[in-house]
RNA sequence: CGAUGAGGUAGAGGUGCAUGCAGCAAGAGUAACAGACGUGAGGAUGACAACGAUGACCGUCUGUGAAAGGGCUGUUUGCCGAAGUAUGGGGUGCUGUCAGGCAGCCUAUGCUGGUGUAAUUCUGAACAAGAAUUACACUGUCAUGCAAAGCGAUGGCUUGCAUGGAGAGCUACUGAUCGA
Numbered sequence: 001c002g003a004u005g006a007g008g009u010a011g012a013g014g015u016g017c018a019u020g021c022a023g024c025a026a027g028a029g030u031a032a033c034a035g036a037c038g039u040g041a042g043g044a045u046g047a048c049a050a051c052g053a054u055g056a057c058c059g060u061c062u063g064u065g066a067a068a069g070g071g072c073u074g075u076u077u078g079c080c081g082a083a084g085u086a087u088g089g090g091g092u093g094c095u096g097u098c099a100g101g102c103a104g105c106c107u108a109u110g111c112u113g114g115u116g117u118a119a120u121u122c123u124g125a126a127c128a129a130g131a132a133u134u135a136c137a138c139u140g141u142c143a144u145g146c147a148a149a150g151c152g153a154u155g156g157c158u159u160g161c162a163u164g165g166a167g168a169g170c171u172a173c174u175g176a177u178c179g180a
Stems, first nucleotide, its partner, number of pairs: 001179003007174005014080001016079003020075005032064007042051001045099004083112008092103004113139011141165007149158003
């Protein structure tokens, strides 16, 4: 001086991601509980146990009367595989026990750059919202190609368009390695 770009540090995308706290609306005059009346033997996810004619379950009326998940607003913290999701494995808690169900933790692999809209399915009280799949649009980034102008001077940078890729990516700095 050139090539390459291990490792480390710091950043960018934007209706960006996730968490905590407070308030509000809805959930809902619902669930549940108590009483009265009616009915009359099972009810609860399955089995067992327990409960039930001292009336279970269910229906009507009266009275008392919630909560969770989710949503909106404000604010806090951590961040840019932020985070989410699918499948498998391993534990924990709840329910009287087992199965099952629900919630949560760890781990392996795969997928998704981000956001929005629409359709279908599922969750949900919901027409709110969320998740999965598909399609479309916008946007950021890199590679390739084309065009014009400016800067630079043979490289290249900025702008616009087209095509394609993925975050184990991209940008900047530092620095490892190789060659002369």
Molecule: Lysine riboswitch aptamer
Organism: Melghiribacillus thermohalophilus